[in-house]
């Protein structure tokens, strides 16, 4: 200098004018409220609502079955499907990245197309053997019509063969040899892989080594299923308080022979229980609490590889409820385009300055947190890797 990998940060600044919401103050108003002044007033994702928790209520919620979720190991955490570290597998020269990563000898199912054959495999071509046939060449016999033998080729039938070809994502270990009519773990050596045992290292996933066995085991569990662990439901329109309004009628079931309801689904079991289910009709649609300071941020220090945790100091002011947090102007700034000027360089190009114009994203609280995922104009910083050049 070029090409990359990982991580973090910012999300325009200042001023003016007008406007909005909560709260506080002052004044006015019987009151609802109004006017003025002052403080504060969206995000890195406030988003999606995909996980997890706090909080609230359901009776502080029993057992079994079913259902759902998670899935290498160890740790972190309030918890998690999150995060950190490591292991295994895959990719990259590398920094680093990716993995929906338990079990396919418990059982069942499925494996499209192509292909002969796709799961206790399979003979299409090829190879080999046997039988009989045709044609050619050579040899022999001969009564000159033919007959016999051997070889090569062609096609047929019967059988052997999983070495080779071909199909496929995948064809039932690989290489070399023995063997054979040709072949084959049929046998042997080495290698790969599987299973058992032992030793060593590690908390563990796992790794390394020795030895034995049988010659070999397809994939799929985000198919059923099996194993281990986890899970009660509904959600701030939760839930509580105050104020206000209203009108009942009909039918059914029932008061210890118990309707109906609750304990997430089903069964058992338990509890409440004198009302209750359905239909028609009628009324209300206000206010307050919950409500925001919390598993909180930042700095230092200590422990830890890290996620994270302990201690000390310091900082913090949205709480709307048809739902506020905005608009315009000016100056500056970031980026882009156009046109110039200057400097460096042979050049490509780079740097600086000035002018004009444009652009500034994604998106927006609604009980609160921890994550994940997705969207985002652009800019900045740090660490590391590879290649090349110079000293």
């Nucleotide at each position: 200098u070029g090409a990359g990998u990982c991580g973090g940060c910012c999300a325009g600044a200042c001023g003016g004018u007008c406007g909005c919401g909560u709260c506080g103050g002052u004044g006015c108003g019987u009151g609802a409220g109004c006017a003025c002044c002052g403080c504060c007033g969206a995000g890195g994702a406030a988003c999606g609502u995909c996980c997890g928790g706090g909080c609230u209520c359901c009776a502080c919620a029993g057992g079994g079955c079913a259902a759902g979720g998670u899935g290498g190991u160890g740790g972190c955490u309030a918890a998690c499907g999150g995060c950190c570290a490591c292991c295994c597998g895959g990719g990259g020269u590398g920094a680093c990245c990716c993995g929906c990563g338990g079990g396919a000898c418990a059982g069942u199912g499925c494996c499209a197309c192509a292909g002969a054959g796709a799961a206790c495999a399979g003979a299409c071509c090829g190879c080999c053997a046997g039988c009989g046939g045709g044609c050619g060449c050579g040899g022999g016999c001969c009564u000159c019509g033919g007959c016999c033998c051997a070889c090569a080729c062609c096609g047929g039938c019967u059988g052997g063969u999983a070495a080779g070809g071909g199909u496929g994502a995948a064809a039932c270990g690989g290489u070399g040899g023995u063997g054979u009519a040709a072949g084959a773990g049929a046998c042997c050596a080495c290698c790969a892989g599987c299973g058992g045992g032992c030793c060593a290292g590690g908390u563990g996933a796992c790794u390394g080594g020795c030895u034995c066995g049988g010659c070999u085991a397809g994939g799929u569990a985000a198919a059923c299923c099996c194993c281990a662990c986890c899970u009660g439901g509904a959600g701030c329109a939760a839930g509580c308080u105050c104020a206000g309004a209203c009108a009942g009628u009909g039918c059914g079931c029932g008061u210890u022979c118990g309707a109906g309801g609750g304990c997430g689904g089903c069964c058992c079991g338990c509890c409440c229980g004198a009302g209750u289910g359905c239909a028609c009709g009628g009324g209300u649609a206000g206010a307050g609490c919950g409500c925001u300071g919390g598993a909180g941020g930042c700095a230092g220090u200590c422990g830890g590889c890290a996620a994270c945790g302990g201690c000390u100091g310091u900082c913090c002011u949205a709480g709307a409820u048809g739902g506020a947090u905005g608009a315009c102007c000016g100056u500056c700034u970031c980026c882009c385009g156009c046109c110039g000027g200057c400097c460096g360089g042979u050049a490509a190009c780079g740097g600086c300055c000035a002018g004009c114009g444009g652009u500034g994203a994604c998106a927006g609280a609604a009980c609160c947190c921890g994550g994940c995922g997705u969207a985002u104009c652009g800019g900045c910083c740090g660490a590391c890797u590879c290649a090349u050049c110079c000293a």
Annotation:
Predicted 3D model of a 391-nucleotide RNA (Bacterial RNase P class A) from Pedococcus sp. The gene name in the source record is rnpB. Its Rfam family is "Bacterial RNase P class A". It is annotated as a ribozyme. The coordinates come from a structure-prediction model, not an experiment, and the mean pLDDT is 76.